c-di-GMP-I-GGC riboswitch aptamer, 77 nucleotides, folded computationally.
Its mean pLDDT, the model's own confidence on a scale to 100, is 83.
It matches the Rfam family "c-di-GMP-I-GGC riboswitch aptamer". Its family is annotated with cyclic-di-GMP binding in the Gene Ontology. On this family, see Kulshina et al., Nat Struct Mol Biol 2009: "Recognition of the bacterial second messenger cyclic diguanylate by its cognate riboswitch".
RNA sequence: CAAGUGAAAGCCAAACCCGCUGCGAAGCGGGGACGGAAAGCCACGGAUCUCGCGCAGAGACAGCCGGGUUGCCUGCA
Numbered sequence: 001c002a003a004g005u006g007a008a009a010g011c012c013a014a015a016c017c018c019g020c021u022g023c024g025a026a027g028c029g030g031g032g033a034c035g036g037a038a039a040g041c042c043a044c045g046g047a048u049c050u051c052g053c054g055c056a057g058a059g060a061c062a063g064c065c066g067g068g069u070u071g072c073c074u075g076c077a
Base pairs, nucleotide, nucleotide: 001075003074004073011036012035016031017030018029019028020027021026034063040069041068042067044066045065046064048060049059050058051057
């Protein structure tokens, strides 16, 4: 460092199943691994999704993209 080729120590955990919470999107816990080099954290912008008669309003999502912020390993090029 604006890099992530191979490897090691570890880390996270999609779908699906079970339980609990929520009108819902979804969240949390257990099992389980499709994947991940920030798949750590922050709803700031866009997208998507939910509730709602509604383009009002209120929410969800960081494993959609961008942005902010912190950080492990390696050192091929």